[in-house]
């Protein structure tokens, strides 16, 4: 230097055009226990990587940077 794949809650992740972005796990409360783990309930918590465009409408589709992986060189 090129190509290809990524980026979405603190962590692993799903949403791939339709308007109100969601599960696990963490975490607070609250139940249950003599109590602690376990379990159950139930609340937080997001500029979806930046910007720019296309559209009535963007997390989503395009460009170009950034920031990660893999490959060739």
């Nucleotide at each position: 230097g090129g190509g290809c794949c990524u980026g979405u809650a603190g962590c692993u992740c799903a949403g791939g055009g339709g308007u109100u972005a969601g599960a696990g796990c963490c975490g607070g409360c609250c139940g249950c226990u003599c109590a602690u783990a376990a379990c159950g309930g139930u609340c937080u918590g997001g500029u979806c990587g930046a910007c720019a465009g296309u559209u009535c409408a963007a997390a989503u589709c395009u460009g170009u940077c950034c920031g990660g992986g893999c490959c060739c060189a």
Source information:
A computed fold for a 73-nucleotide RNA from an Alphaproteobacteria bacterium, annotated as transfer RNA. It was read from a public genome assembly. The prediction has a mean pLDDT of 82. Rfam family: tRNA. It is annotated as a transfer RNA.